[in-house]
RNA sequence: AGAGUUUGAUCCUGGCUCAGAACGAACGCUGGAGGCAUGCUUAACACAUGCAAGUCGAACGAUGCAAUAUUAGCGGUAACGUUGAUAUUGCAUAGUGGCAAACGGGUGAGUAAUGCGUGGGAACGGACCCCUUAGAUUGGAAUAACGAUUGGAAACGAUCGCUAAUACCGAAUAAUCCGGAGACGGAAAAGAGAGAAAUCUUGCUAAGGGAGCGGCCCGCGUUAGAUUAGGCUGUUGGUGUGGUAACGGCACACCAAACCUGUGAUCUAUAGCUGGUCUGAGAGGACGAUCAGCCACACUGGAACUGAGAUACGGUCCAGACUUCUACGGAAGGCAGCAGUGGGGAAUAUUGGACAAUGGGGGAAACCCUGAUCCAGCGAUGUCUCGUGAGUGAAGAAGGCCUUAGGGUUGUAAAGCUCUUUUAUCAGGGAAGAUAAUGACGGUACCUGAUGAAUAAGCUCCGGCAAAUUUCGUGCCAGCAGCCGCGGUAAUACGAAGGGAGCAAGCGUUGUUCGGAAUAACUGGGCGUAAAGGGCGCGUAGGCGGCCUAGUAAGUUUGAUGUGAAAGGCUCGGGCUUAACCUGAGGACUGCAUUGGAUACUGCUAGGCUAGAGAGUUGAAGGGGAUGAUGGAAUUAUGCAUGGAGAGGUGGAAUUCAUAGAUAUGCAUAAGAACACCGGAGGCGAAGGCGAUCAUCUGGACAACAACUGACGCUGAGGCGCGAAAGCGUGGGGAGCAAACAGGAUUAGAUACCCUGGUAGUCCACGCUGUAAACGAUGAAUGCUAGACGUUGGCUGAAAAGUCAGUGUCGUAGUUAACACGAUAAGCAUUCCGCCUGGGGAGUACGGUCGCAAGAUUAAAACUCAAAGGAAUUGACGGGGACCCGCACAAGCGGUGGAUUAUGUGGUUUAAUUCGACUCUACGCGCAAAACCUUACCGGCUCUUGACAUGUUGCCUUAAUUGAUCUAGAGAUAGAUUGAGAGCUUUCGAGCAGGGCAACACAGGUGCUGCAUGGCUGUCGUCAGCUCGUGUCGUGAGAUGUUGGGUUAAGUCCCGCAACGAGCGCAACCCCUGCGUUUAUUUGCCAUCAGGUUAAGCUGGGCACUAUAAACGGACUGCCGAUGAUAAGUCGGAGGAAGGCGGGGAUGACGUCAAGUCCUCAUGGCCCUUAUGGGCCGGGCUACACACGUAAUACAAUGGCUGCUACAAAGAGGAGCGAAUGAGUAAAAUCAGGAGCGGAUCUGAAAAAGCAGUCUCAGUUCGGAUUGUUUUCUGCAACUCGAAGGCAUGAAGAUGGAAUCGCUAGCAAUCGCAGAUCAGCAUGCUGCGGUGAAUACGUUCUCGGGUCUUGUACACACUGCCCGUCAAACCAUGGGAGUUGGUUUUACCUUAAGGCGGCGAGCUAACCGGCAACGGAGGCAGCCGACCACGGUAGGGUCGAUGACUGGGGUUAAGUCGUAACAAGGUAGCCGUA
Repeated sequence: AGAGUUUGAUCCUGGCUCAGAACGAACGCUGGAGGCAUGCUUAACACAUGCAAGUCGAACGAUGCAAUAUUAGCGGUAACGUUGAUAUUGCAUAGUGGCAAACGGGUGAGUAAUGCGUGGGAACGGACCCCUUAGAUUGGAAUAACGAUUGGAAACGAUCGCUAAUACCGAAUAAUCCGGAGACGGAAAAGAGAGAAAUCUUGCUAAGGGAGCGGCCCGCGUUAGAUUAGGCUGUUGGUGUGGUAACGGCACACCAAACCUGUGAUCUAUAGCUGGUCUGAGAGGACGAUCAGCCACACUGGAACUGAGAUACGGUCCAGACUUCUACGGAAGGCAGCAGUGGGGAAUAUUGGACAAUGGGGGAAACCCUGAUCCAGCGAUGUCUCGUGAGUGAAGAAGGCCUUAGGGUUGUAAAGCUCUUUUAUCAGGGAAGAUAAUGACGGUACCUGAUGAAUAAGCUCCGGCAAAUUUCGUGCCAGCAGCCGCGGUAAUACGAAGGGAGCAAGCGUUGUUCGGAAUAACUGGGCGUAAAGGGCGCGUAGGCGGCCUAGUAAGUUUGAUGUGAAAGGCUCGGGCUUAACCUGAGGACUGCAUUGGAUACUGCUAGGCUAGAGAGUUGAAGGGGAUGAUGGAAUUAUGCAUGGAGAGGUGGAAUUCAUAGAUAUGCAUAAGAACACCGGAGGCGAAGGCGAUCAUCUGGACAACAACUGACGCUGAGGCGCGAAAGCGUGGGGAGCAAACAGGAUUAGAUACCCUGGUAGUCCACGCUGUAAACGAUGAAUGCUAGACGUUGGCUGAAAAGUCAGUGUCGUAGUUAACACGAUAAGCAUUCCGCCUGGGGAGUACGGUCGCAAGAUUAAAACUCAAAGGAAUUGACGGGGACCCGCACAAGCGGUGGAUUAUGUGGUUUAAUUCGACUCUACGCGCAAAACCUUACCGGCUCUUGACAUGUUGCCUUAAUUGAUCUAGAGAUAGAUUGAGAGCUUUCGAGCAGGGCAACACAGGUGCUGCAUGGCUGUCGUCAGCUCGUGUCGUGAGAUGUUGGGUUAAGUCCCGCAACGAGCGCAACCCCUGCGUUUAUUUGCCAUCAGGUUAAGCUGGGCACUAUAAACGGACUGCCGAUGAUAAGUCGGAGGAAGGCGGGGAUGACGUCAAGUCCUCAUGGCCCUUAUGGGCCGGGCUACACACGUAAUACAAUGGCUGCUACAAAGAGGAGCGAAUGAGUAAAAUCAGGAGCGGAUCUGAAAAAGCAGUCUCAGUUCGGAUUGUUUUCUGCAACUCGAAGGCAUGAAGAUGGAAUCGCUAGCAAUCGCAGAUCAGCAUGCUGCGGUGAAUACGUUCUCGGGUCUUGUACACACUGCCCGUCAAACCAUGGGAGUUGGUUUUACCUUAAGGCGGCGAGCUAACCGGCAACGGAGGCAGCCGACCACGGUAGGGUCGAUGACUGGGGUUAAGUCGUAACAAGGUAGCCGUA
């Protein structure tokens, strides 16, 4: 610090996801040691049991025990014993009394401020502690304990009686304090201990001060929601009174009507706050466990008492819920103290030890108490440290895994050898913590010794992000997955294994937080098209604001002081062996307050200025607005007239109008609406918008002048106003147009597009609505920043031109993702407002506001997706455009589609009808030959190392090889007999080679996968294209070149050009053919010469000609003219056998179609192995209601038949071609025969269309299918299932519907010949020649292709993409008669405990009076009153849950209907409205 993911690729926007760190965690697998930390985040749920707050006898009486002393009684002679009493001492204890219990410990429910943080303040309290001052005199009455009696189950009491105090109450005194103007009035106290005593110690009272603590007040800061906008009635203030420790509406009475609030009151939700913790570069964000400060709470609610302090966690009272005990009458309880239990939960520990230390309470002290605390236990919960060994060791062991079978890897890893002992175990010693004593921890830490590699490694991952790969299994299954995405038979992504990577006593997963995320942007983002400028203006609050001077010092800035707790974090040190951890010092704590200075800037005050703004005078432009009046053209209607059959309308029609006179034409009348030309990216307006003419009223802008005001300005949340069309209300108006509606067409349908009609509406007045793609998709204002060319208005100028204000085009710098913008900014800056934060859900629901309604405005969530989107690029496509080509159409000729047959295919059938090929580019295709074979299929029989290859082991063998015969069988095969036939080496045993048998490796497979492949092939297409290097342009994909102007069959060539070159294609080079030359001359030829025949190059001879076959020549737009740009080229001409590529062939660029082929061959993987392999016989591939393709033959006279008779080319021939001759039947096929020929010599071989005659339009003398019979040939064999011939038979068919195919010249058409395959078998295929046409105006249309351009939401690329209803499943959600719960509020009722107020006839020790009785003061019980918790009744608000039914929404490989959008998407699309 970034990365993955939208696309075919690119740049951008933008979300989602990942890598990091952290945790009071949990879960899975695993687990050696120690240190330090840490441990109910959930039910503030309920709690058994134990403990957590006591202490003081030096405050007090009493009691018990013990000791001592004294004394009394009794016993005893006495010593003495024993029972009492008294005193003292010691120990112990319930009670009175004092202090503590308000601390310490727990929890975070409540609380958005009675809180907390920070900094201040004045009207207070103050037990214990410290200092100071002054006191402490004198009396009194009770009471608990205790005793007696007594109630109760218990808890707990009741009555009577006794007693003490540092308990309680008087009186005195007052330095001092309090009240009061003052006079004056008021207020205290306690003793105890030691001592022989003096005295000392310690308490006590009053007052002042201090320290530390607490109460109260103020400023600032302190979560979210406006779909919470108004709140409040003790409310705000005053006066008075009360109350409090103290100020205060704290409370009450009266008076006033205030007070809070857009700087967010009130309400709702959530939440203890802070120091800090985590993260982050920081700013921030999230959090508030442990530790520390503050607050709040203690079962829930209320209340006070005591006290210095509580409205009291382990106190009291009342109410409520719950639990326990009960004798049913009543009682008891509160773990959010420490342990512990149940429950909840993913989840969180021992009913431990000790007061040794630190601290707390009490005490004079000893000491006691202390679940505070210190320790130990449990938990890998976290963090830190250590270990699980070290060295050596190659036969690179074995085993595993992979393998191209060679090897590689695990791997120096192991073993082995040599060492060490941290840890562990055992043994010995043994702390500090403790200043003198006291040690829970603990015989712990630590040290020493011994033993022995011994006791100690796992987890996750390995497709990319992201370090690390192979094999097997599985086969869109099982599964994985953080995102992208893997899995449909070769998965580096699933599962396992080998190997590897990472971390390590842990490793992964899940959850949460921050980061990355500049993805809420203060630091640090945006708004033309990606999300985003308000429709426009006026203007309130607010924010911001020109020049100069002076003052001030609020902001600002600088210094000082105080504070900013400690801990934490940081720096430098120190202590534990290190580290974590602990600790010392420093700095920091960016803050707040007080105070001294500074005065540039901002603010404030005062004074001045004119450049902003405004006002004035003059001029001038304008569809700016409102009202009224006027005008002509047109449409329609009506009247009259002319006229006479149609009009109208459309792609074509029809509905419609018209002989009752339309349309058309003329005249006239009426009505409403809109204003041609001018008219212009020209004008005006804030926007919406504004267009005939005139008048009236009226707003704004502009220019020139300049002597007025003097910052008066800019923006503008709320607010107010304006605001197209549609729409609504009321009343008018209504010509044309025209939603709805009707009809006619179109169509599969047509609730549309087209046509004929037609109502609201459109128009006017008044009122509402308040939205538009209200757009420049660009808020307003100000300043600055090159120009060029137009244009409107003004001014200057003679003109050129200049200048101010507008309005346009291009363009520099600059900006931008790009497109583009560019003084009219989207540039550079400032001010203010509005708005955005992924797509969908949704501008929707609910709530509020507005509206008559329609609806507008404000505006979510659940859920769902990993994208949605912008600009540009390359393609592809378009019922877009331009140009061009092709038998593409057109023009022609002949066919197919109808018939019969042949053949292939589908389908069907079958035991099998083997398999493949399916638009063009499958279908007379693989097959250039299925009777057996072929043959792969089916049935049956049969073999199992095999029909074939290589190798190993064992046994056998006078061997291998080869012939004949017989038996069984369909044959394969099995069995028998009989011949021929002697390999190589030798140490003579035998071995090798061969053969047989057996076993094993293996063979074999036309079995599967052409979607694992090679090779080969088809097709676009013989179309003219496809690319590269360097350079240049672009952020980039890419572009340029290759586009453009011409030209060509051609990216062929020329010219131009930021391109210059090059490659694969084109062309040429190759073959055949067309002309010629040279050479050659037999088997070809025969002109000349000779011979010769019935005839014939037959013979000699020759190579002239023809021919043959080799080499050359020839054609190049070379020449001329025209044209073109003077080019390339094109047109015409000459010459020439041939003329513009002469004709034909071979030749097939980059690529496309997962095209075809595993059944030619090769080959990975999978599968079969007595069979999916091998052999054999027979059958099948030849089936047959049917459909299609390709052909053959025909339908006839351009013909059939008969007869006659010329002319080819090319190719074939030895298991061959086969002549002559003979045979064969009425004739033929054919048979015999065998000449010649391995062929320019011989053979097949006859070419056929042709010519002549005849037939005369008929199902025929056409046509030949079918069938019968007979013959022949091939072949082991023609039944299934061959071919040919003779005779006989003589179907369909009379030129073929829709549709469709081929062909542009020696071509089509037509005619025959040959060959391959082949024993035999072409109507197929391949080649050959003979005869030999017609037509092409042309490129509008169909099909295909090429180039450029344009649009695109397509990229699997239009067989694309994609929308909505309906149907199905699931999910969340709105409405909903209601039902139910929480919370809050209003009114009323009731009112416990309690304090307050009043009464207080009952009761009453202290004080007063009184001799006393008694009375007084005071108090208590009790009663009354207001207040008040819980509770009750009724009504609101609000938030949940649920609800028959219902609304839309979302999601879901292959449902239905259409085809709305994307191309001109086939009616351009979209926005608002009905």

Annotation:
Predicted 3D model of a 1474-nucleotide RNA (small-subunit ribosomal RNA) from an uncultured bacterium. The RNAcentral record of the sequence draws on ENA, Greengenes and SILVA. It matches the Rfam family "Bacterial small subunit ribosomal RNA". Its family is annotated with ribosome and structural constituent of ribosome in the Gene Ontology. Its mean pLDDT, the model's own confidence on a scale to 100, is 85.